[in-house]
Molecule: transfer RNA
Organism: Clostridiales bacterium
Formats: sequence, structure tokens, C1' cells
RNA sequence: GCGCGCGUGGCGGAAUUGGCAGACGCACUAGCCUUAGGAGCUAGCGGGAAACCGUGGGGGUUCAAGUCCCUCUGCGCGCA
Repeated sequence: GCGCGCGUGGCGGAAUUGGCAGACGCACUAGCCUUAGGAGCUAGCGGGAAACCGUGGGGGUUCAAGUCCCUCUGCGCGCA
């Protein structure tokens, strides 16, 4: 340089027919339980006062985009 794949809460990881974004697990917070801790149970856990915003950055298609298209960027794999 060329080709292919991937990037989603603090972490892993779903949402593959384009139709409620964050299921599920871990971690964390509060409460219950315990002499105490662990385990277990209950609730919570992106940003914002709210309206709303939020899938690596920007743009496009569409009534509607994590998903399709273009471009940039980071990482991985293959070829030269």
C1' cells in the first nucleotide's frame, strides 16, 4: 500500500428482517440478614434540574439507523 473484520453504560456482551437502545452476566450503591464478613434476598446503577441527549468522529438515505451508504479514525487478521 491492497483486502477483510471489529468499535454499544465502569467491564464483558446482546439487540443479524431497519421498528421500545442497552437484554443477560460481572462490578458498584443502599437496605434486609449476620457478633462481623462472605453468601443470599430486595431495590437502584449512562449524561441532564427538566425537556431531551446518548451505539468511535462527521455526513447521507429513510416516516424511522447500533443495523444500510460515504468518509475519517483506532484496533485485529490476511496478502504484497